Annotation
Small-subunit ribosomal RNA from uncultured Prochlorococcus sp., 1442 nucleotides, folded computationally. The prediction has a mean pLDDT of 83. Rfam family: Bacterial small subunit ribosomal RNA. Gene Ontology terms of the family: structural constituent of ribosome and ribosome.
[in-house]
RNA sequence: GAGUUUGAUCCUGGCUCAGGAUGAACGCUGGCGGCGUGCUUAACACAUGCAAGUCGAACGAAGUCUUCGGACUUAGUGGCGGACGGGUGAGUAACGCGUGAGAAUCUGCCCUCAGGAGGGGGAUAACAGUUGGAAACGACUGCUAAGACCCCAUAUGCCGAAAGGUGAAAUAAUUUUUUGCCUGAGGAUGAGCUCGCGUCUGAUUAGCUAGUUGGUGAGGUAAGAGCUCACCAAGGCGACGAUCAGUAGCUGGUCUGAGAGGAUGAUCAGCCACACUGGGACUGAGACACGGCCCAGACUCCUACGGGAGGCAGCAGUGGGGAAUUUUCCGCAAUGGGCGAAAGCCUGACGGAGCAACGCCGCGUGAGGGAGGAAGGCCUGUGGGUUGUAAACCUCUUUUCUCAGGGAAGAAGAUCUGACGGUACCUGAGGAAUCAGCAUCGGCUAACUCCGUGCCAGCAGCCGCGGUAAGACGGAGGAUGCAAGCGUUAUCCGGAAUUAUUGGGCGUAAAGCGUCCGCAGGCGGCUCAGCAAGUCUGCUGUCAAAGAGCGGGGCUCAACUCCGUAAGGGCAGUGGAAACUGCUGGGCUAGAGUAUGGUAGGGGCAGAGGGAAUUCCCGGUGUAGCGGUGAAAUGCGUAGAUAUCGGGAAGAACACCAGUGGCGAAAGCGCUCUGCUGGGCCAUAACUGACGCUCAUGGACGAAAGCUAGGGGAGCGAAUGGGAUUAGAUACCCCAGUAGUCCUAGCCGUAAACGAUGGAGACUAGGUGUUGCUUGUAUCGACCCAAGCAGUGCCGUAGCUAACGCGUUAAGUAUCCCACCUGGGAAGUACGAUCGCAAGAUUGAAACUCAAAGGAAUUGGCGGGGGUCCGCACAAGCGGUGGAGCAUGUGGUUUAAUUCGAUGAUACGCGAGGAACCUUACCUGGGCUAGAAUGCUGGGAGACCGUGGGUGAAAGCUCACUUUGUAGCAAUACACUGCCAGUAAGGUGCUGCAUGGCUGUCGUCAGCUCGUGCCGUGAGGUGUUGGGUUAAGUCCCGCAACGAGCGCAACCCCCAUCACUAGUUGCCAUCAGGUAACGCUGGGAACUCUAGUGAAACUGCCGUCGUAAGACGUGAGGAAGGAGGGGAUGAUGUCAAGUCAUCAUGGCCUUUAUGCCCAGGGCUACACACGUGCUACAAUGGGAAGGACAAAGGGCCGCAACAUAGUGAUAUGAAGCUAAUCCCAAAAACCUUCUCUCAGUUCAGAUUGGAGUCUGCAACUCGACUCCAUGAAGCUGGAAUCGCUAGUAAUCGUAUAUCAGCAAUGAUACGGUGAAUACGUUCCCGGACCUUGCACACACCGCCCGUCAAGCCAUGGAAGCCGGGUGUACCUAAAGUCGGUAACCGCAAGGAGCCGCCUAGGGUAAAACUGGUGACUGGGGCUAAGUCGUAACAAGGUAACC
Repeated sequence: GAGUUUGAUCCUGGCUCAGGAUGAACGCUGGCGGCGUGCUUAACACAUGCAAGUCGAACGAAGUCUUCGGACUUAGUGGCGGACGGGUGAGUAACGCGUGAGAAUCUGCCCUCAGGAGGGGGAUAACAGUUGGAAACGACUGCUAAGACCCCAUAUGCCGAAAGGUGAAAUAAUUUUUUGCCUGAGGAUGAGCUCGCGUCUGAUUAGCUAGUUGGUGAGGUAAGAGCUCACCAAGGCGACGAUCAGUAGCUGGUCUGAGAGGAUGAUCAGCCACACUGGGACUGAGACACGGCCCAGACUCCUACGGGAGGCAGCAGUGGGGAAUUUUCCGCAAUGGGCGAAAGCCUGACGGAGCAACGCCGCGUGAGGGAGGAAGGCCUGUGGGUUGUAAACCUCUUUUCUCAGGGAAGAAGAUCUGACGGUACCUGAGGAAUCAGCAUCGGCUAACUCCGUGCCAGCAGCCGCGGUAAGACGGAGGAUGCAAGCGUUAUCCGGAAUUAUUGGGCGUAAAGCGUCCGCAGGCGGCUCAGCAAGUCUGCUGUCAAAGAGCGGGGCUCAACUCCGUAAGGGCAGUGGAAACUGCUGGGCUAGAGUAUGGUAGGGGCAGAGGGAAUUCCCGGUGUAGCGGUGAAAUGCGUAGAUAUCGGGAAGAACACCAGUGGCGAAAGCGCUCUGCUGGGCCAUAACUGACGCUCAUGGACGAAAGCUAGGGGAGCGAAUGGGAUUAGAUACCCCAGUAGUCCUAGCCGUAAACGAUGGAGACUAGGUGUUGCUUGUAUCGACCCAAGCAGUGCCGUAGCUAACGCGUUAAGUAUCCCACCUGGGAAGUACGAUCGCAAGAUUGAAACUCAAAGGAAUUGGCGGGGGUCCGCACAAGCGGUGGAGCAUGUGGUUUAAUUCGAUGAUACGCGAGGAACCUUACCUGGGCUAGAAUGCUGGGAGACCGUGGGUGAAAGCUCACUUUGUAGCAAUACACUGCCAGUAAGGUGCUGCAUGGCUGUCGUCAGCUCGUGCCGUGAGGUGUUGGGUUAAGUCCCGCAACGAGCGCAACCCCCAUCACUAGUUGCCAUCAGGUAACGCUGGGAACUCUAGUGAAACUGCCGUCGUAAGACGUGAGGAAGGAGGGGAUGAUGUCAAGUCAUCAUGGCCUUUAUGCCCAGGGCUACACACGUGCUACAAUGGGAAGGACAAAGGGCCGCAACAUAGUGAUAUGAAGCUAAUCCCAAAAACCUUCUCUCAGUUCAGAUUGGAGUCUGCAACUCGACUCCAUGAAGCUGGAAUCGCUAGUAAUCGUAUAUCAGCAAUGAUACGGUGAAUACGUUCCCGGACCUUGCACACACCGCCCGUCAAGCCAUGGAAGCCGGGUGUACCUAAAGUCGGUAACCGCAAGGAGCCGCCUAGGGUAAAACUGGUGACUGGGGCUAAGUCGUAACAAGGUAACC
């Protein structure tokens, strides 16, 4: 820096990623060279070989050779070295390490200086002999040498004040010079010791300590010291973290980081520690000793069972463990070490090689040209694109490779001497020849398509992909990145300012202790002088080398390496400065305190008193109810309640005053009076003179509830009982009611103990309330007013804040001190400890799990929140549905099939505006396969058309007959048809959740947006909100907005009035003619009408109200009045709404079938349920007769007048009409008259029987109509529910589309007759705007809690069981030092033995700590669709919470 919480935003906050690194490991792959590196685990066990010897110039002896001169070899004695070099990191939290100082020491070999080396003695190994033992290894006797051992003398030495004491010695050589020896002094080197400072985690480890701390004396050591011992004293360490527990070698450095830091301590270098485990000393200059000794233990090996041997954490190597780490190599040539005079010997130190891409660095796998952009692959919109100059092909080169030839430096030191090594390097030849992989491609993050798969298989670092079109899985093509490597895993730092010194926070996100007092600690007013601890500064020492930085050099470069240089913030010493801090001394008064005088107050404690109310008791009056609730009931009451009056008792609380008013540290404090008592404020400026602030640990106080003991108990009231409510109701409501509430004494110590805001003082605009005091130029005085101080509120500037908000009472600006926070859950839980009588409180984790949890604000949506408004939404009305019969659609059922779709509103007389066949998609059966239709190409044929036969249900199959069209002389071409082959078909098969188009719905609701500007960090807001008004975001006014767009309205169509124009098929007033009658005729253009064009309506006028918009009026005028009525017109969007079966279309599926043809059947089934309708139930009616008035449509495959026949449907004949001309066509309700008289009827017409008509190839399944007969249910319909506000409802007929006919009672139109009601907006439903709350955003059909049930996981408790390390006490005690010591050994020094102290180990015991396991048990976490409820989020339906 990025990703990830959200619909979006800002913030907080965690998780994750990109970088670097590694002693790495794993997967795939692998050409070369250089330089490095290589058991991080079992300090597990080790076969085998090697890793420390050397000296004959110290000694005797033995042996070999001899040129007899001697040379050589060696076991032993002796000397030096085996304390170095090499390995490892177990232990160690320590003077172990780092750094800097110091004094009381030693130091072989080395260097310098001085002196010395005289005289004696006795042994002993080897050897020889005897002998034990399996072996290892001894025993005894005897001989012998020395630079081995011992004594004497000597002293420049040491001790001591002195006197005095003590006290060493050794040679060798051909080299006669060198080396060695003894003593002393000094140096160098190395080592030992002491001190200051630094050096991990845990307080759920707070007290530890008996040689402990100090002194005196002694011992001891190389040396100081309780190092050890005796005595004396009682000290010493610790909150600046002792003790205990856990972990760990430390450092130079290494990795990372801008740095500060963090992590780390392989290789190299310094120090320490260790050497199978534990203890111990010996020798020595040096060890308590890796390849030495003794003892104990475990383990392994040998054994003749008596006893012995061993120690790879040296180099190789083996087993084991493990994800994992090499050769039983070469050489002493170089460097270094030991011994030696030297030659030399030894050296798994070291120098090299081998193995390993383990790392770093370098090189290569070719270079240039080359487009028909080859083939192949992949993709494709079929045109092409891409792989791709890539290849092929041409030219060139030879790093590398192979072969051949030459061939080093490293050698010092004249000669000789090279493991590496015939290596590096050089030359020549050959031939592009021998050499590329790995990961990734959704975002972060560079890189994209196809196929397969279908929440499967799988991926995944985080977010997340996968449920049929996956750029995320697997494969392919392509691309990107790095490259002899590439990825993954693990770990560290970074990013992470996510422990914040640099550099964070704490009102609401995690976080201010409930409040105060206060020790330690931290911090601290003004001024003078001194000191110099901090501070600043100069110089000196040191901070090893290597590394890192800088500058150079050498390997062809680089890695690597060499040289030089600079720096080093730390520590120590020393000189200086004196501002600040500190310390010492003196002074001051502004902080703080004291004093004096006032003053307000529910501050505290105690005592006394008071009235109102409640309940109870007594008495009176009085009678049937009272009480309680949403409604009731339980309860009380005729044994007299409630009500009311009088009297009495008890306990608790103190109305009004009362107030964002007062007091108190907080908790808290409220009737009145009195006593005691704490604090504040104001004034004065007399006194003290910094006496202050904060405060870990500690102490005090601390609401309510609760606990203990004793009182008290009126009211209220957990628990409990009863009554209701409810699906349930362990609740909400009601009736009772115990603890408690009250007092005294004690405990508890917590609250959303809140201003969710620690304390102190300082600074930084104001305005306006209020409380207390003081002062004043106000007053006679009290007020008012003004100023000051101290409190307490509101608003607000700058500033701050993520925002909300805070804002002199800061959350502003800075200072000081304290507390606290570091993702959510687990969890304030477990364990431990402390406190408590208990309840519990304080302190306070982890495993595991999630990628979030959270804060503020925004836009929506929602609310059993609020406000305003609208709608046939309710109300007011009229008529229905739901009951009956039938029609029709749907569900269900049935069926071979009952094709498919539509399913709350927004499916259900819907697609279908017309299923007998067809339609038709379904079923059964029979058939066809380039197919039922169309185009093209090629082949071959000659027909096609037409006629006829067989079979069959038809389709189809099959047979026969007939004939060659046009052009051309002809070959041939064209046309036509079916056949074959090919390109290509077909699908009402799937997906409406891949789509287009179309449609429904919210909704004809009034909304939805944009540009610029302004506000806000931002999402967003403003505009569009507000006040009015409207049917309307309609208009007006106001306003940080000004404008605009899609919607509204208007423009369009129909109807209503008039005018003009035009008059046929329409009309007929006037004129004329004619008829029985009729615009019938001439004619007319007036009227009606037709159909074109115009006019008219705008709150324009008047009045009232109003700023205006506008509203109102039985207003006027007008055909029409405030949108005149109706229609068309449907914003942004919502419902993954509907439709792949109108059509179109991606993908998938099918191809002798899911396609096509045909016959029959089905879509018309029928215990049932629902929707939509029709007809009725009758008298506002039925029947009969007569009579009147429409509009809009349709008609030549048609409408049909009229006539005749038939009761009729209809039939036959037939004029007219392609229509303002003719026809359908009769309109019906209505009017008049007659009849029926309340009944299952002269209502109603279902059902059924018979007879017919029509359409049509065909009315059986399954048509309509007619006539006769039959005459079912039904007497106005439960809960519930629908439509409608005027030419509307209701009612009455008419027409049309589809159509051969029709199941039409449907749909769409048309006119006739023609109402009732609307107080109003409380309520139901839907909608609009504003506002409020929200834990919702898939948006309340939301979210979400707990028990129970199931599975998995980690964890606490637990009778116990099994371990581990540590300390303590007691018993025992090896080796060994030290001390003591008569017998024995030795000439002696001395030794052996014995005794004592200490002690490793072993045993016993009681504790504490810490693990594992454990029947059972507790809660916790996680897990698409389990159970029960609905606690929370809205007033969440009883506000929530502590």